Model confidence (mean pLDDT): 77 of 100. A computed fold for a 155-nucleotide RNA from a sheep gut metagenome, annotated as Lysine riboswitch aptamer. Rfam family: Lysine riboswitch aptamer. Rfam describes the family as follows. Riboswitches are metabolite binding domains within certain messenger RNAs that serve as precision sensors for their corresponding targets. Of the family's consensus pairs, 95% are formed in the model.

[in-house]
RNA sequence: GAUAGAGGCGCGCCUGAAAUCAGUAUUCCGCAUUGAUGCUGCCAAAGCAGCGGAAGAAAGGUGACGGCGCCGAAAUGAGAGCCUUGGCAAAGCUCUUGUUGGCAGCUCAGAGAAGAUCUGUUCUGCUGUCGCAUUCAUCGAUGCGGAGUGCUAUU
Numbered sequence: 001g002a003u004a005g006a007g008g009c010g011c012g013c014c015u016g017a018a019a020u021c022a023g024u025a026u027u028c029c030g031c032a033u034u035g036a037u038g039c040u041g042c043c044a045a046a047g048c049a050g051c052g053g054a055a056g057a058a059a060g061g062u063g064a065c066g067g068c069g070c071c072g073a074a075a076u077g078a079g080a081g082c083c084u085u086g087g088c089a090a091a092g093c094u095c096u097u098g099u100u101g102g103c104a105g106c107u108c109a110g111a112g113a114a115g116a117u118c119u120g121u122u123c124u125g126c127u128g129u130c131g132c133a134u135u136c137a138u139c140g141a142u143g144c145g146g147a148g149u150g151c152u153a154u155u
Stems, first nucleotide, its partner, number of pairs: 001155005008071001010070005018062001026055006037049004041088003074100009101127005108120004129146007
């Protein structure tokens, strides 16, 4: 260098029951009528706005069962470009570079309708792996530390 593997609520993609969104938006009827105000990611444009009754969603986000690809799997920060818009932002894609072994809970912040969930961050714990030290006949155990550009096996 090549090949094959290990960690574990392991990672990602597709599909999607179900719940939530919500008795919300909206439509119709009746009454009322304020539009220099408010709502929408921001500006512009457009639309809407109160009370009662009737009818009554959807998108995004989550996601059981199942299928596929895998072990920097993958995620994310920053910068640049493309795409997109009436313009900006956001989202998506590509490149460069940095961070993260995996999981769980917690602090704070952001997104979100949300006590769901996601992202970053603080701290704690569990776990795998290697190194060092101690202990042990051995198997192992304990403590400290490192990071996946790692570790194990074969070649």